This is a predicted structure of a 1397-nucleotide RNA (small-subunit ribosomal RNA) from an uncultured bacterium. Its mean pLDDT, the model's own confidence on a scale to 100, is 84. Rfam family: Bacterial small subunit ribosomal RNA. The sequence is in RNAcentral, with records from ENA and SILVA.

RNA sequence: AGAGUUUGAUCCUGGCUCAGAACGAACGCUGGCGGCGCGUCUUAAGCAUGCAAGUCGGGCGGGAUCCAUGCGCUUGCGCAUGGUGAGAGCGGCGGACUGGCGAGUAACACGUGGGCGACGCGCCCUCCGGACGGGAAUAGCCUGUAGAUAUACAGGGUAAUGCCGGAUGCGAACGCGCGCGCUGGAGGCGCGCGUGGAAAGCCCCCACGGGGGCGCCGGAGGAGCGGCCCGCGGCCCAUCAGCUUGUAGGCGGUGCAAGGGACCACCUAGGCUACGACGGGUACCCGGCCUCAGAGGGCGGACGGGCGCAUUGGGACUGAGAUACGGCCCAGACUCCUACGGGAGGCAGCAGCUAUGAAUAUUCCGCAAUGGGGGGAACCCUGACGGAGCGACGCCGCGUGGGCGAGGAAGGCCGGAAGGUUGUAAAGCCCUUUUGCGCGCGAGGAAUAAGGGGAGGAGGGAAUGCCUUCCCGGUGACUGUAGCGCGCGAGUAAGCGCCGGCUAAUUACGUGCCAGCAGCCGCGGUAACACGUAAGGCGCGAGCGUUGUUCGGAAUCAUUGGGCGUAAAGGGCGUGUAGGCGGCCCUGCAAGCCUGGCGUGAAAUCCCGGGGCUCAACCCCGGAACCGCGCUGGGAACUGCUGGGCUGGAGCCGCUGUGGCGCAGCCGGAAUUCCAGGUGUAGGGGUGAAAUCUGUAGAUAUCUGGAAGAACUCCGAUUGCGAAGGCAGCUAUCCGGGGUACGACUGUCGCUGAGGCUCGAAAGUGCGGGUAUCGAACAGGAUUAGAUACCCUGGUAGUCCGCACAGUAAACGAUGGAUACUCGUGGUUGGCGAUAGAUGGUCAGCCACCAAGCGAAAGCGUUAAGUAUCCCACCUGGGGAGUACGCCGGUAACGGUGAAACUCAAAGGAAUUGACGGGGGCCCGCACAAGCGGAGGAACAUGUGGUUUAAUUCGAUGAUACGCGAGGAACCUUACCCGGGCUUGAAUUGCAUGGGACAGCAUCAGAGAGGAUGUUUUCUUCGGACCCAUGUGAAGGUGCUGCAUGGUUGUCGUCAGCUCGUGCCGUGAGGUGUCGGCUUAAAUGCCAUAACGAGCGCAACCCUUUUUCUCGGUUGCCAUCAGGUAAUGCUGGGCACUCCGUGAGUACUGCCAUCGCAAGAUGCGAGGAAGGUGGGGAUGACGUCAAAUCAGCACGGCCCUUACGUCCGGGGCUACACACGUGUUACAAUGGCCGGUACAGAAGGCAGCGCCCUGGUGACAGGAAGCCAAUCCCAAAAUCCGGUCUCAGUUCGGACUGGAGUCUGCAACCCGACUCCACGAAGCUGGAUUCGCUAGUAAUCGCGGAUCAGCAUGCCGCGGUGAAUACGUUCCCGGGCCUUGCACACAAAGCCCGUCA
Repeated sequence: AGAGUUUGAUCCUGGCUCAGAACGAACGCUGGCGGCGCGUCUUAAGCAUGCAAGUCGGGCGGGAUCCAUGCGCUUGCGCAUGGUGAGAGCGGCGGACUGGCGAGUAACACGUGGGCGACGCGCCCUCCGGACGGGAAUAGCCUGUAGAUAUACAGGGUAAUGCCGGAUGCGAACGCGCGCGCUGGAGGCGCGCGUGGAAAGCCCCCACGGGGGCGCCGGAGGAGCGGCCCGCGGCCCAUCAGCUUGUAGGCGGUGCAAGGGACCACCUAGGCUACGACGGGUACCCGGCCUCAGAGGGCGGACGGGCGCAUUGGGACUGAGAUACGGCCCAGACUCCUACGGGAGGCAGCAGCUAUGAAUAUUCCGCAAUGGGGGGAACCCUGACGGAGCGACGCCGCGUGGGCGAGGAAGGCCGGAAGGUUGUAAAGCCCUUUUGCGCGCGAGGAAUAAGGGGAGGAGGGAAUGCCUUCCCGGUGACUGUAGCGCGCGAGUAAGCGCCGGCUAAUUACGUGCCAGCAGCCGCGGUAACACGUAAGGCGCGAGCGUUGUUCGGAAUCAUUGGGCGUAAAGGGCGUGUAGGCGGCCCUGCAAGCCUGGCGUGAAAUCCCGGGGCUCAACCCCGGAACCGCGCUGGGAACUGCUGGGCUGGAGCCGCUGUGGCGCAGCCGGAAUUCCAGGUGUAGGGGUGAAAUCUGUAGAUAUCUGGAAGAACUCCGAUUGCGAAGGCAGCUAUCCGGGGUACGACUGUCGCUGAGGCUCGAAAGUGCGGGUAUCGAACAGGAUUAGAUACCCUGGUAGUCCGCACAGUAAACGAUGGAUACUCGUGGUUGGCGAUAGAUGGUCAGCCACCAAGCGAAAGCGUUAAGUAUCCCACCUGGGGAGUACGCCGGUAACGGUGAAACUCAAAGGAAUUGACGGGGGCCCGCACAAGCGGAGGAACAUGUGGUUUAAUUCGAUGAUACGCGAGGAACCUUACCCGGGCUUGAAUUGCAUGGGACAGCAUCAGAGAGGAUGUUUUCUUCGGACCCAUGUGAAGGUGCUGCAUGGUUGUCGUCAGCUCGUGCCGUGAGGUGUCGGCUUAAAUGCCAUAACGAGCGCAACCCUUUUUCUCGGUUGCCAUCAGGUAAUGCUGGGCACUCCGUGAGUACUGCCAUCGCAAGAUGCGAGGAAGGUGGGGAUGACGUCAAAUCAGCACGGCCCUUACGUCCGGGGCUACACACGUGUUACAAUGGCCGGUACAGAAGGCAGCGCCCUGGUGACAGGAAGCCAAUCCCAAAAUCCGGUCUCAGUUCGGACUGGAGUCUGCAACCCGACUCCACGAAGCUGGAUUCGCUAGUAAUCGCGGAUCAGCAUGCCGCGGUGAAUACGUUCCCGGGCCUUGCACACAAAGCCCGUCA
């Protein structure tokens, strides 16, 4: 000293929470010792028992009992003397201190400083004076009475330091008189006269004369203690605003120690209060304690001072002192005793008990010390106190061992292993003995009292005494304590919390939004560093955590030290009261202020220095401090006050000029509606479209005339005026305001303004008018799922006027008022100067942009949100709530003031980046449009959903699943089902042992796997190889998790984007660059530019196609030459052409024209095979969808192990009421059928392609040439020519079915393809809707290939024929850039409101 938490991120505001310290604590776990402290905070609830205040015989009377002696003598009693002296009584002093508690009290109760000229005082100290002489009683005691007691009463007699007269009385008191002194008035001092008031004895010594001590009385003084009064200071509520009749004062009294309305009689009518009276709530106050940097905040337990109280309330008595804790009386409640008549009691003293409560101790020891009461003293009393006990309740100290010890033991935990960690930790060896146990020794707290002895002193002073001093001199509760010594022995002694961030410390397992954690944020839904356990670690340690409370952090109530345009917060505006604040110069005063001195600020505490307990805590000493108050001396700058002056603030007069300022009145035109009339005819009106409505009874439209009410077009504006609300046709009257210039005057007269008062839009209210328009409510029509709305047709209050109320608003500049100061630029309104004018100066307004500065930013910026001063209002997290209650106002509506419970971890402001918008701009894409052909209807094929099934294996599921994984399920595949088998296993591999063949072949039974039997028998470098069996270590799993992953893929999207470095801007997120203009298919370029560059993308480089050239020339080709055939490049020959291959060229907006700065664009421009990336392909940026795939493969974790592995036979994946996707074939004449006939490209081929021949209607079969391929083969169709069909469910269409076959294959039943014959279904162009395609494309026609034994309408390729259309970008979909809004950020399938459950 800060940190966490609002957001995707940021800055700010703001609340919540945490880290610290503290405690009279409590609870949980744990617990060795000592020292010093502390210990009923709750119920001022109630209390059994014991103790806590007595003492004095040296004040008095008396005296039980016991002892001794003596006497009487019925030997057991009585009496006498002496001694002892209990208990009670009279009397004195003390029980008013000490000790306890905090109920009450908001008060002179307390604190602090003063006052008493308004007071008191026992004991103590000093001084002065005195103590003479009498008297009457009464307890105790005795006798008796009443009563259960407590106690009461009667009679008799008695003493005193008890009580009462008398004498004396310096002085004091009181009254009167005089003088002095003080004083804002006063009782002070002195003198004189008068009045009346005292006393007590006891003890000791004695030389008997007396002396001494303790007391007694009167008085004066002191010390100390108390009483009263005053200034100042310290709680909350204004939702308590008025309170008061002994009230405020006076005069005279009463009373008191004393002042006083304290009390009484009379008189006056006052007194207190927003500087908070009165009322309510709470509370003993302080020194101090806790916290804090300080200022402050909280508290008042222990210790110390004061106050109050003593079961509750009241009262007096006694006394120096009380209205009395352990006294009295009365009343109440409660408890106890009772013989029912009456009595007794008061722990908030020390212990102790009950109850309450989370919670707080022993019915201990002692008066040895300190202190107190009594006493002459000894001494007695003392639950004050000194100690001990209990409690980790707190603070402090000590210990639970120290050293060495690595094979880093074992065990635990982690790790695939290596290894790591626990950890020098342990063990082991050596050592020590605090503490502990046993034994022994053993301080200090105790000073001296009485008394004895010695010395000195005062007095006239012998003794007793008095004063000073030295020596001796008894006494310890704690306690045999502290401490010391010896012995024994590591021996008796460690826990608690935490380990996601804040916050220091991490792994494993278990659990699976369960159990649980949590101070805040938040963890847990199968990999949890956050739950539980373990191991390890971190923190503290005889404690550690939790809870509660206080302060801190919190500048989060801000005096120090905050704010108020948008985050909470400026009153709607003015006027003005109290209050606060206030210009320049001079003089004085000294209240504030500054400074010196004095007093006080108790002690303790805190701080500093020093000292004592071994240290510390604790204690002692000294100092400082106590920031305050009072008295006093000095100063005079500032504030204040007094007096004088000034003119700049303010005001005022004259002259001038301005405005939609206000009030009341007159007038005007246009429009609207209505009325009357004319013209005129079928509609009008209204809307997105309509309807209600209106109109043939004549509307709308149009013309004329009239009526009414309301509002004032243009001018008009960034304008003007006003304090705000607000103010707009014209005119004149009245009235208010502000401005400028000049001149004169007053001389601080000023600013602000709590309350108060006035004004105050619209709507609203009351009464009375008025009512044209518009128009809440209401009605109807539409819209809609509904539509109590938006739209339409009507329409009442109201809108207008007068009077009166109401008093609010986004009453906003969301910005209170005043004054001063602080760069500029431009516009404009009103005025005054300068100037010939353009223009410029100045004052007062209204605007726009900006410097500095301010601000969280956006922004504000001489009209401040800048810099300052003064005054007022207001704010303190969100919700609850501007609600409730109370009060005030109002006719009401309602307004003003204005909470709490409860609840949340946020609610907010500004800005940023995205995403989004039925926002905008620009621009793309077969996106729409334009067009061609399809799908959706039919049948079939195929995939999917669903259903079914023993199984119909699994995955893919909007776009981006659905002829997808499948480029080919009859067995196999195959993962599914049923059944039969195997268990180191079907496959791979290491090691060990054994065997040479398991194998192969044959036979047997079996569905097969497999089994049984028989038979044959390998190579060798002699190590072995190879194979099999057994054992063992590995296996195996298409089992789960694609949300643990790698790799790969789809999609946005071949869209033009996505970023970086440096610089710059911004507090920051971030921006800039990448924006803008033009351009492009393109972030493609150009220009501009706080950016300059760069990367991944685009493009290009690659392949293919089109063109040319070079080279090469067989299997390709054939122009020329030659030969030959029925025919054919068939042959020789030749590579010219075609073609195939290799390499190269060509195209670049290069040229021209126009436009343009350029980039570039345009051109039925040229040239060129090709023209503006020529066409196509490959190529897919940063990223998105937790997209897809654990079943292609790989891989973490989990799971199965005679099975979830593996082998075999059979079945299933081919099911079928249905639904969807993708296709095929059609519905026909641009066609079908028959016959004839032409032309490809690319690819494939030896278990192959197969010419050709033969047979078959055909699939095909039997032969068979050629070809391992530019050589041979597969091998075209649409087209074209001719014919036929003639609109028909057909010569269309071919499903389905029957029959007969062909081929492949171990095998076509489930479940193959093909052929022929026969049968000939639905279907006549397809609803809503929807798909593809922009040129060699669509459409249409066939061909090939992969897979493959066989099986293709699918897929991947190939060529043939070969169109139509695009005006255009408004709309649908998708996308890009810029911009705007946003309360979204899981980002519109968002967010969010209301109702219901």